[in-house]
The RNA shown here (c-di-GMP-I riboswitch aptamer) has 94 nucleotides and comes from Pelosinus sp. It matches the Rfam family "c-di-GMP-I riboswitch aptamer". Rfam describes the family as follows. GEMM was predicted in a large-scale screen for bacterial structured RNA regulatory elements. Rfam links the family to the GO term cyclic-di-GMP binding.
RNA sequence: CAAAAUAUUUAGUAAAUUUCCUAAAAGGUAAGGACGCAAAGCCUAGGGAUCUAAUGUACCGAUAGUCGGUAGCUAUGAUUGCCAGGUUGCCAUU
Numbered sequence: 001c002a003a004a005a006u007a008u009u010u011a012g013u014a015a016a017u018u019u020c021c022u023a024a025a026a027g028g029u030a031a032g033g034a035c036g037c038a039a040a041g042c043c044u045a046g047g048g049a050u051c052u053a054a055u056g057u058a059c060c061g062a063u064a065g066u067c068g069g070u071a072g073c074u075a076u077g078a079u080u081g082c083c084a085g086g087u088u089g090c091c092a093u094u
Stems, first nucleotide, its partner, number of pairs: 004094003012037002017032003021028002035081001041087003047083002049079003056073002058070005
């Protein structure tokens, strides 16, 4: 110096949940909170998986060119604390 394993020094982060804001929603931001995490740091036009359904589509009703309702499908939307991958990093021991 590099890789792997173990463990946790100095640190770091922040689940569920509460409140505010935001979004059609899923979600996200901020403050509190602490289940956990050795990459639970970062990357979603790099892959898979999952969530939502604005929009589009199908049907029905009203109306006279628009509105409303129902159900399914649909991502360009979302999740890195879903997996895998890439990349950067960490005291000590073997």
Its mean pLDDT, the model's own confidence on a scale to 100, is 76.